Large-subunit ribosomal RNA, domain II from a Nanobdellota archaeon, 710 nucleotides, folded computationally.
It matches the Rfam family "Archaeal large subunit ribosomal RNA". Gene Ontology terms of the family: ribosome and structural constituent of ribosome.
The RNAcentral record of the full RNA draws on ENA.
Lineage of the source: Archaea > Nanobdellati > Nanobdellota.
Context: one part of a larger RNA
This record gives sequence, structure tokens and C1' cells, in this order.
RNA sequence: GCCAGGGAGUGUGUCUUAGUGGCGAGAUUAAUCCGUAAAGGAGUAAUCAUAGGGAAACCAAGACCCCGCAGUUUACGAGGGGGAAGGUGUGAAAGUGCCUUGAGUCACUUGGACACUACCCGAAGCCGGUCGAUCUAUUCCUGGGCAAGGUGAAGCGCUGGUAAGACAGCGUGGAGGCCUGAAGUAGUGCUACGAGCAAGUGCUUUCGUGACCUGGGAAUAGGGGUGAAAAGCCAAUCGAGACCGGUAAUAGCUGGUUCCUACCAAAGUUGGCCGUAGUCAAGCCUCGAUCGAGAUUACAAGGAAGGUAGAGAUACGGAUGAGGAAUUUAGGGGAAGAAAUUCCUCGGUUCCUUUUCCAACUCCGAAUGUCCUUGUAUUGUAGACAUCGGGAGACGGCGGCUCGUCGUAACGGUGAGUCGCGAGAGGGAAACAACCCCAACUUUAGUUAAGGUCCCUAAAUAUCUGCUAAGUGUUAAAGGGUGAAGGUUGUCCAUAACCACAGACAGCGAGGAGGUUGGCUUAGAAGCAGCCACCCUUUAAAAAGUGCGUAACAGCUUACUUGUCAAGGUUGUGGGCGCCGAAAAUGGACGGGGCUAAGCAGAUUACCGAUACUAAAGGCCUCAGAAAUGAGUGCAGUAGGUAGGCGUAUUGUCAGAGUGAAAGCAUGUCCGCGAGGAUAUGUGAAUCUGGCUGUAAUGAGAAUCCUGGU
Repeated sequence: GCCAGGGAGUGUGUCUUAGUGGCGAGAUUAAUCCGUAAAGGAGUAAUCAUAGGGAAACCAAGACCCCGCAGUUUACGAGGGGGAAGGUGUGAAAGUGCCUUGAGUCACUUGGACACUACCCGAAGCCGGUCGAUCUAUUCCUGGGCAAGGUGAAGCGCUGGUAAGACAGCGUGGAGGCCUGAAGUAGUGCUACGAGCAAGUGCUUUCGUGACCUGGGAAUAGGGGUGAAAAGCCAAUCGAGACCGGUAAUAGCUGGUUCCUACCAAAGUUGGCCGUAGUCAAGCCUCGAUCGAGAUUACAAGGAAGGUAGAGAUACGGAUGAGGAAUUUAGGGGAAGAAAUUCCUCGGUUCCUUUUCCAACUCCGAAUGUCCUUGUAUUGUAGACAUCGGGAGACGGCGGCUCGUCGUAACGGUGAGUCGCGAGAGGGAAACAACCCCAACUUUAGUUAAGGUCCCUAAAUAUCUGCUAAGUGUUAAAGGGUGAAGGUUGUCCAUAACCACAGACAGCGAGGAGGUUGGCUUAGAAGCAGCCACCCUUUAAAAAGUGCGUAACAGCUUACUUGUCAAGGUUGUGGGCGCCGAAAAUGGACGGGGCUAAGCAGAUUACCGAUACUAAAGGCCUCAGAAAUGAGUGCAGUAGGUAGGCGUAUUGUCAGAGUGAAAGCAUGUCCGCGAGGAUAUGUGAAUCUGGCUGUAAUGAGAAUCCUGGU
């Protein structure tokens, strides 16, 4: 891991709801007693109800009027609604609070609440008692152990030395928490082993006459001991031992919680809480009862409020670039002047023209949305809406779009609205919770939606007109990147102006002159360093010169003119599709193949394509109905509410089966929406079943579930 068996809302009490039954202005007994096989009887203490108000003293209620559902005789009218009245508390009163026109009570069953273990398993812990110092810490008593070797302290002796010493040398001697090292002790490094030889070993290493090691015996005990102190050790257990008990501690936390079908179907919001993993109240779901006629707001029309988007700027507040004028010289700088003062410039103020703006600007000002009225529509006497009561769950949300806000940004954070996922299957988007289409009872056939129609792959190698040459593209968008600013004599379309058969544009041929080397400057300055001016003449035309060039000239060239040629040309603006811009790490993605359309844009007609729609048949639900039958724009679903069933064990009762083969097991077949049921064959060898009824230790796949097997 698998298989089998076991495995989780139970019991009692109290309160409360609903159902059924008994009795009913009353209902019922409890303990206990009598009695009994059970039964039955007694028991009136007590409880609830029958009157309330008031802290208390105390006081103490009605059947009156109107409307009106069902129903019927259209006026009555149970229940219901409204008014009036009454009781009592308070108050001087006005008033105001509670109450009043009679239904309860007992039993059983049931939904829930609370107390108890309280659906099951699960802590770390807290407290009590008891047992532990055969491990280990320290101490005490009594024993044991330390091979061998090295070193060579004091002391002593001899010799030297001295006045005597000190001192020195040589011996002797054998000290030491001395050295090497066996036994023994420790546990440094390595990291071989590490389901082992071992809950640590191996190799290496430390100490090894001492604060040494060690056997046996004894002492100290759990908030206590012991500790050369590490919160170390106290029996593989220590920041408070172990065992048993309190004890099923508690757990707002994790996990699990067992048969079927039908109907409806949520919330992740608001407020409170030492509240933020929880819970209470409201909102949202469900079931029942009551009431009795409206409810909803999609669309249309009419009316109303408003200050957003946008826009605006002599309509206010504020911001803002440029130019001009006037004025004042507050101020800074400069100049003239002896100074006063004057002038210039920057600047200030005002005005004019013009440019750009604002959540906290508005002379203006939508759309949508909101409110009211009317109508249409939908829904409702098959009972909506509403009210009351029983039961919940939920109070972690998430995504798309539109609009705020924070952030460089993010599958980002935080809000509002709306639609989805959550709790929604099916088709499309290659694959894909929330993007597009569309809401799934069962079966069959057809028609469409989104999206598609070359092959993978169902359907057009469809038709017409353009564009693209980049494999651009073949991606609705996004996750899963965008192909930006900028550039482009790529190409297509549109448009404006100008030139053009009186010849444009480009090319080629020719001319491109004279006064004059203009004046100045300069060494020089002659079209062409620089400054000034920029005339005149001849001309078809030709600058006091466009560029190159020279020291300066020269030379080349341009403007300009003409010849030749022959038909469009030049310059802008706007748009379509492209191109460059364009860089990432294994080889690589239009889903792939591939495609020049099978790409892009526009138009057209077919076809494919879903659980959608249509048709047919069947099932179920709700409602009407005695039924037959009919109606429904009923039949997705998590948490959850409600309803009806299946199966297991057993009680009572009625009825049965079985050696002419029960139960069980195996394999088929049939029936039922399903839980399940029936039956055949084989096996098996002694018990079993049906109806009604009561009771429950009643249903297994999960809980790191338990036990066993494998």
C1' cells in the first nucleotide's frame, strides 16, 4: 500500500416549537401506600391555566360602535382590522406605561436551546499520591589498581675553596597535581560504517602517583536533590523524573463523520465584542401558519432635481509662455553732473494682443443613472406582497467591465457600481474557475449560437473588388509581453498648388558679356578674407556673383538664357498596407503541417457547429379535478432548510417456507429514477421469511483512524 472486521449527533433533566391523542374552565398527579404475572386502585401535597397593575401598601377589568375575507339571502358576517371604553401604576392635571371582550393542561413523537464527556479522535500542560540514585551527580564507609623506561629537587658524603663561611665540582640520594608509555581513563580529529559489531562503532588522539582510576556497601527525591555551573545529571525520560489518579482536563485549532430520491436554495455585507482563525444581532436561504389584493420595474411617454464627462478662460478664484504700450520710479546696475537731478537698462504696477491649464475654478454643460405620474409588459385568489413562528448556513471571497484612489509596475493594494465564478455542466478561445455563446429530466431526429469551412478536423481549395512581398500575416483580447519614440525616394489611394505641345521636368549642345580689378581695407583683395554699397549698359540671357579654386590673377561651376528632345512634371498635405528601429541564454513554435493565400480590407451566398431552439415519445413535480384528463417561459446546484422512501438487528402479532434442500457464497437474467428487490443455475447442509407494529450500540472510502491478515 491493499483486503477483512471495528469506527463518530447518544442518554437523562429543564425550557420551547410542531404533530397526534385524552380531558376541558379546567388539566395532571409526585413521592408513597394497597395490589399484581402484568394490570389496576388510592394519594389533591404540588404544578400550569383561569386577572392584571404596582417597589410596596393596596386597588382591581368585558361582551359598545364602524369596516370587512370566506360564505350566503347583499345585508348579515366566526376569525380579522379600526375606534371607543374599562383596570392599575405614575402625575396637581394634561398625558403616558402595562393590561382587558375566556383555552388550557397532560401524555407520546418530533425540530431546537441549556446543563452534563454531549458527534468522534488529538495537545503542550496543571494538581495529588506513589515508585525510583543497579544509569548518573556529590558525599561517606570498606576494599582494589597504577608494566616498564626517562629525568634526577632537597638532604647527605668526599674533594676544592675560605680565617671560618658562602660557593663550586664529583658522588650519593630519589623529590615531582614532572616526562614517554602498558593496564586503565577520557572522548580530540577523521567521517569508513551508520536497518550497524554498536540508540553510536572504528581509526586517530588525551591523561595515566593524582583535585588519580575503580569494585562492593550506604546517604541525599521532584519546585526537591546533586552540580569545579553545561539549566548539566537524577535508570536510552529533565527549563522541573517516571507511574497511577483528578480525566473522556480544555482546545474559538487540524482531521474525520457511513443509504437513496424529490422541492427550494444562500453568504463572504452592516453594527457590537481584548473582537479580527471566533461569536452575537441585522441582511441574505428554507419550512409552516395567518392575512386577503396587490406586487415588480423591463420598455414607452410626460414631468422634476442635479453640476459629473466634456468644455471654457475680460464669468470668478488660482496657475501660466510670448509680444506691445502707458505709467510709477519701490528697488538693483550703468552713464553724465560739484550737487540737485537727468538719461539708459533690468525690474514693479496697469492696460492691450496672444498661448497653455485646475479634485478642493465654473459664464456653460450632456449621456447614463435617480424620483414622481400614466400606459404597456411580467406576476398574483393555484394566495403574491406583508405579518408571525420553527430551522439554518454564512459573517476568509475571487475575477471581468466602467469609475475613483495608492503604486514605476505587477495574476499589485484599496473602494463604488454591475455581471459572473464561488455553487454552473455543454459548445468556442490549441490546452485554460470567472473571456464569447448558452442554463443540463431521459431518448431519438432536425435547426441554429459563439466560432468556423486546405490537411490533422465536421463544413467553401466558394464568388466579386482591392491591398500586402515583409512568411508581414495566418492570435478577438489577456494571462503567456508590447513592436514604441523616431526614420523611410517600399508601394497604393485621395487631395491642394504650380509648370507644361506658345514644349514643362531630367539629360545633352551653346551662351553666361561690358563699365569694372565697384568703393574701402590690405603686402595683395580682381564676383568668391573682411566692411559698405549692390548701380548702369549691351542683351535671348547673364548676380558688383552659388560653390570649388589662386599668394593675387587665371581656371572650373551655378543662377539666368537658348537649341535639341517630346508628355507629362514639381512641391506639399492626409490616409491604407509594408520596411528599419527589434538583443538572452538546451532546439522551437501561427495548436502543428503548411500557406503568397489557406494573409489583410470590403461585399455576397452556401454549409458545419452545443445538453440552446423545434418536433416526437416517456418519467417526475406543482396546481385544478371524484376520476378521466388538462395547465405550467416547471425539473443545474455547494453550505443549508423541507419531504418521502430503501436496507440492517430485534420485540409483539398474524401468516408462511424448509433434508422433495434453509441461510450463506458464486455467476447470470429481469424489475425499480435510486437506495434496492425478484428469480435461474451451481455450491452448501439446517435453519429462514412476508404483512402490520414497536425498539435501535442501524448503513463506511478516507480520520498520519484501531486490530488482524497479506